[in-house]
């Protein structure tokens, strides 16, 4: 310098053109004498930026930064 993959609560991830899933972390409860395990319920996300399409974009095109892989 080329090619490819990838980016979503802290932390890991699933998703699909109609505003988003799941563990785990955290915080309340119920279980015990108490601690663990366990069960229930909450709290947290401008879907990496900008830009185009679209009646709507996280989802599609594009450019960007970032990280990772191969090639040179």
């Nucleotide at each position: 310098g080329g090619g490819c993959u990838c980016a979503u609560g802290g932390u890991u991830u699933g998703g699909u053109g109609g505003u988003a899933u799941a563990a785990u972390a955290c915080c309340c409860c119920c279980u015990u004498a108490g601690c663990a395990u366990g069960g229930g319920g909450g709290u947290g996300g401008u879907c990496c930026u900008g830009g185009g399409u679209u009646c709507g974009a996280u989802u599609c095109c594009c450019a960007g930064u970032g990280a990772g892989u191969c090639c040179a």
RNAcentral holds the sequence, with entries from GtRNAdb. A computed fold for a 72-nucleotide RNA from Ascocoryne sarcoides NRRL 50072, annotated as transfer RNA. Its Rfam family is "tRNA". Rfam describes the family as follows. Transfer RNA (tRNA) molecules are approximately 80 nucleotides in length. Rfam classes the family as a transfer RNA. A source record names the gene tRNA-Ala-AGC-1-1.